[in-house]
Molecule: transfer RNA
Organism: Pseudomonadota bacterium
RNA sequence: GGGACCAUGAUUUAAUGGUAGAAUAGCAGAUUACGAAUCUGUUUAUCCGAGUUCGAUUCUCGGUGGUCCUU
Numbered sequence: 001g002g003g004a005c006c007a008u009g010a011u012u013u014a015a016u017g018g019u020a021g022a023a024u025a026g027c028a029g030a031u032u033a034c035g036a037a038u039c040u041g042u043u044u045a046u047c048c049g050a051g052u053u054c055g056a057u058u059c060u061c062g063g064u065g066g067u068c069c070u071u
Base pairs, nucleotide, nucleotide: 001070002069003068004067005066006065007064010024011023012022013021018054026042027041028040029039030038047063048062049061050060051059
């Protein structure tokens, strides 16, 4: 230099173009002599910009970052 793939809460992972879900973690409460475990409630997310569309996590283009292959 060329090519492929990936980017969603703090972490991991879903989502046929139609209100972004779950688990773990965090916080609060219940329980407990105190903890752990368990139960209940609760906060945080679509990498950035543009386009298509009534509507974009999803489709298109560009950029950024990461992983891999090749030279």